[in-house]
């Protein structure tokens, strides 16, 4: 240098024909217990890597950058 693939919550990932941003397991409050775990309810957490196009409407579609993997020279 050139081809691919990933990049969404603290972590681990789901999100497909472009319209509700979610789940587990972590946090935090309450119940439960003499007290701890366990268990149950409730809740806080997000510029979906960054800009930028196209759409009425973008995590998703184009196009640029960036970070990793990986292949090929």
């Nucleotide at each position: 240098g050139g081809g691919g693939g990933u990049g969404u919550a603290g972590c681990u990932c789901a999100g497909u024909u472009g319209g509700g941003a979610g789940a587990g397991c972590g946090c935090g409050u309450g119940a439960u217990u003499c007290g701890c775990a366990u268990u149950u309810a409730c809740g806080a957490g997000g510029u979906c890597a960054g800009g930028g196009g196209u759409u009425c409407g973008a995590a998703u579609c184009c196009c640029c950058u960036c970070a990793u993997c990986u292949c090929c020279a």
Transfer RNA from an uncultured Eubacteriaceae bacterium, 73 nucleotides, folded computationally. Its mean pLDDT, the model's own confidence on a scale to 100, is 83. Its Rfam family is "tRNA".